Description:
Glycine riboswitch aptamer, 91 nucleotides, folded computationally. Rfam family: Glycine riboswitch aptamer. Clan: Glycine riboswitch clan. The model forms 84% of the base pairs in the Rfam consensus.

RNA sequence: AUGUGGCUCUGGAGAAUCCCAGAAAUGGGUACCGAAGGUGCAAAGCGGUUUUGCCGCCGAAUCUCUCAGGUAAAAGGACAGAGUGAGCACG
Numbered sequence: 001a002u003g004u005g006g007c008u009c010u011g012g013a014g015a016a017u018c019c020c021a022g023a024a025a026u027g028g029g030u031a032c033c034g035a036a037g038g039u040g041c042a043a044a045g046c047g048g049u050u051u052u053g054c055c056g057c058c059g060a061a062u063c064u065c066u067c068a069g070g071u072a073a074a075a076g077g078a079c080a081g082a083g084u085g086a087g088c089a090c091g
């Protein structure tokens, strides 16, 4: 000096302030959303094989699924910008 994660500040979408039970906590139901987390995979690469090919491994996302989560506000929130000091890794 660079990268990564941490912390602080700012911006930050979608979808029922649904229904039932209950004093409440909470539980259940239907519909819906994708941007915490998680699932799935294309090319490339690697390996095998009986090689116009086939099979296996590996394989990203804001795509996909909707497990989790969420569907007024608040909170959370991928991601983006700025700042911060200590630690770690690499050169």
Stems, first nucleotide, its partner, number of pairs: 006084006016030001018029004031071003037067001038065001040063001045057005